[in-house]
Molecule: Guanidine-I riboswitch aptamer
Organism: Kribbella albertanoniae
RNA sequence: GCGGGGCGCCCCUAGGGUUCCGCUGCCGAUUCCGGUGGGUCUGGUCCGAGAGGGGAGACGGCGCUUCGGCGCCGUUCCACGGCGGGACAAAAGCCCGGGAGGC
Numbered sequence: 001g002c003g004g005g006g007c008g009c010c011c012c013u014a015g016g017g018u019u020c021c022g023c024u025g026c027c028g029a030u031u032c033c034g035g036u037g038g039g040u041c042u043g044g045u046c047c048g049a050g051a052g053g054g055g056a057g058a059c060g061g062c063g064c065u066u067c068g069g070c071g072c073c074g075u076u077c078c079a080c081g082g083c084g085g086g087a088c089a090a091a092a093g094c095c096c097g098g099g100a101g102g103c
Base pairs, nucleotide, nucleotide: 009055010054011053012052015047016046020044021043022041023038024037025036026035027034028033057076058075059074060073061072062071063070064069078098080101084096085095086094
């Protein structure tokens, strides 16, 4: 310098807001229910990490095998980071972004 491959997926958590549920204030009805407000309401649904966790998978090795595959071990690295903008109802460690910048 050229070419190829990996950096992917799923679940969860940190975190997030308020469409719905619940809770709650007021009003009307006065078991039921309706209207309107509250996320500075713990929560459920929901969103959710490149730099958080786990899983499957993948790769390497060893053993077994009815040759279809199975079991075990190992690997799956490193990673400081704005302002601002974007989406969904809205916000965020989501996306812009392993960015700008820094070392």